[in-house]
Context: one part of a larger RNA
RNA sequence: CUGGGCGUAAAGGGCAUGUAGGCGGUUAUUUAAGUCAGUUGUGAAAUCCCCGGGCUUAACCUGGGAACUGCAAAUGAUACUGGAUGACUAGAGUCGAAGAGAGGGAAGUGGAAUUUCCGGUGUAGCGGUGAAAUGCGUAGAUAUCGGAAGGAACAUCAGUGGCGAAGGCGACUUCCUGGCUUCAGACUGACGCUGAGGUGCGAAAGCGUGGGUAGCGAACAGGAUUAGAUACCCUGGUAGUCCACGCUGUAAACGAUGAGUACUAGCUGUUGGAAGGCAAAGACCUUUCAGUAGCGGAGCAAACGCAUUAAGUACUCCGCCUGGGGAAUACGGCCGCAAGGCUAAAACUC
Numbered sequence: 001c002u003g004g005g006c007g008u009a010a011a012g013g014g015c016a017u018g019u020a021g022g023c024g025g026u027u028a029u030u031u032a033a034g035u036c037a038g039u040u041g042u043g044a045a046a047u048c049c050c051c052g053g054g055c056u057u058a059a060c061c062u063g064g065g066a067a068c069u070g071c072a073a074a075u076g077a078u079a080c081u082g083g084a085u086g087a088c089u090a091g092a093g094u095c096g097a098a099g100a101g102a103g104g105g106a107a108g109u110g111g112a113a114u115u116u117c118c119g120g121u122g123u124a125g126c127g128g129u130g131a132a133a134u135g136c137g138u139a140g141a142u143a144u145c146g147g148a149a150g151g152a153a154c155a156u157c158a159g160u161g162g163c164g165a166a167g168g169c170g171a172c173u174u175c176c177u178g179g180c181u182u183c184a185g186a187c188u189g190a191c192g193c194u195g196a197g198g199u200g201c202g203a204a205a206g207c208g209u210g211g212g213u214a215g216c217g218a219a220c221a222g223g224a225u226u227a228g229a230u231a232c233c234c235u236g237g238u239a240g241u242c243c244a245c246g247c248u249g250u251a252a253a254c255g256a257u258g259a260g261u262a263c264u265a266g267c268u269g270u271u272g273g274a275a276g277g278c279a280a281a282g283a284c285c286u287u288u289c290a291g292u293a294g295c296g297g298a299g300c301a302a303a304c305g306c307a308u309u310a311a312g313u314a315c316u317c318c319g320c321c322u323g324g325g326g327a328a329u330a331c332g333g334c335c336g337c338a339a340g341g342c343u344a345a346a347a348c349u350c
Base pairs, nucleotide, nucleotide: 003322004321005320006319007304008303012318014201015200016199017198021194022193023192025088026087027086028085029084030083031082033081034080035077036076037075039073040072041071042070049065050064051063052062053061054060091191092188093187094186095185096183097182098181099180103177104176105175106174107173108172109171110154115149116148117147118146119145120144121143125136126135162169163168206247207246208245209244210243211242215241216240220236221235222234223233258317259316260315261314262313263312266295267294268293269292270291271290272289273288274287275286276285277284278282299306300305323350324349325348332343333342334341335340
C1' cells in the first nucleotide's frame, strides 16, 4: 500500500461552525473532458513467452513469431459521470398561524435553613463516638423566644419528564436572545451532505488581578484508633468552593456507539403538537408528526447483546486502529504566566 476493522477485544475526534476537497434530486437540449470502438503511427535491439535450428545434452548461441498490457493523432459512439444552457419540485430553505421547554445573557425580588452578633428566659452541662478524647461552657454555653447581619444553595412540584451541539441547565419576576415542533397554503428552485486545516464553545480542579467568605473544606494542627496510622473516625481549619475580568483546554468530556440520507415485523409506557370518532363527551378511543423509554422478530454479533433512536440492509464524507511493555514517554516544534497541553519516536524487552 492492498485488506480487515473501531459498543465491551487496538480503534469515533469532547462538541459545533465552516474553508479547500470529496460526494450529490427529477428532466430536456447541447458538448464530447472522463468512458467506449475500430483505424493509423510509434512502443530500438537484447531480455521474457511460443515454434524451430546449432554445440553429444543443458546452460549458452541463434531464425521466425507473438508480446511490449503504453503513448499520440485523426475518425466515430453518447448510456453513465463531468461541462454548458433551459425547465421542474419530492431534498433544503423563506413567509403565515399556533405550541412546549431547568436553552443562553442581564437586572431585580423571595422564603426555609446553617452560622455569627444583640436582647430576654434559664442552669450545668453541651458536643462528639463503636467507645472516647481534643473542643465549647459558671466571664452563663447547649436549649428556647425576639431582633439584626451576611453568604451560599434553591426543599416540595420532580417524572428512564423537559431543553441544549456538547460541556451542561432547576426558587420567582422583568428585559434581551438562540434553537425546536405542529398545521395550512404560498414562494425560492438543488440553494444540499460531509468536512483535512482554520475558528468558536468546552465539567471539575488549577493559575493571574480585584472583591467576597455563611456552610463545606485539600493542606495543616490537635484528639482517637493502631504494632505503627504521614489514613479511615472526631474537634478545629487555610487555599478553594462564590462574583467580575482574563488564562488553562483537559475528564470513564460515555450511549465507552462520528455526521447525513434511504429502506427493513410488531407490542407497551411517556412528553409536545395536529386531525377525526362516539349511544356512554371521558382520567375516552382511533389516526398521524416530532421526541424519549421498556420489550421483542427478521437480520447482525465471538458472546454479551443491538434490534425503525440498529450494533440490521446500503450509499456519501470525515476521524481513528494495526501485539504487550518501553510510552499519557524522550527529543524537536507549537501553545501556556505556571501547572502543563497538543503533536510524537527509538533502543531495549516479552

This is a predicted structure of a 350-nucleotide part of an RNA (small-subunit ribosomal RNA, central domain) from a metagenome.
Rfam family: Bacterial small subunit ribosomal RNA.
The full RNA is in RNAcentral, with records from SILVA.